[in-house]
Predicted 3D model of a 74-nucleotide RNA (transfer RNA) from a Candidatus Helarchaeota archaeon. Rfam family: tRNA. It is annotated as a transfer RNA.
Formats: sequence, structure tokens, C1' cells
RNA sequence: GGGCGGGUAGUCUAGCCUGGUAUGAUUCUGGGUUUGGGACCCAGAGAUCGUGGGUUCGAAUCCCAUCCCGCCCA
Repeated sequence: GGGCGGGUAGUCUAGCCUGGUAUGAUUCUGGGUUUGGGACCCAGAGAUCGUGGGUUCGAAUCCCAUCCCGCCCA
């Protein structure tokens, strides 16, 4: 230098091909249960989707550029 994969709550992760206000787990908070705790159950909080721009009525998703991590080629 070229190619490919990845970047989404504190942590891990689905969704991307086929555009319509983001899934699950864990964590945290409150409650239930218990003599108390753990486990379990219920409810809630938490992500402007790596960054910038473009297309569109509407972008995590499509297009361009760019940053970071990994692998391969040179």
C1' cells in the first nucleotide's frame, strides 16, 4: 500500500442483506418473597448505534470519506 471482518447501554450481544422512533442477558434502583440473606418473581433506569457528510418524508441499516482494533496479501 491492497483486501476482509469488527466498533451498538457500565459489560456482552441481536438487528444491517430487505430503511419505519434498537433485541436479549448482565449490571444498577425500587418492590414482592425470606427470621435475615442468596436464589427466584414483578416493575423501572440505562445506548442520538466509532466520527463527519450525502441520499430519503424517514438511516444502526443505503452511498462517500475518515478514525480505532483484528486477520490475510504485498

The coordinates come from a structure-prediction model, not an experiment, and the mean pLDDT is 83.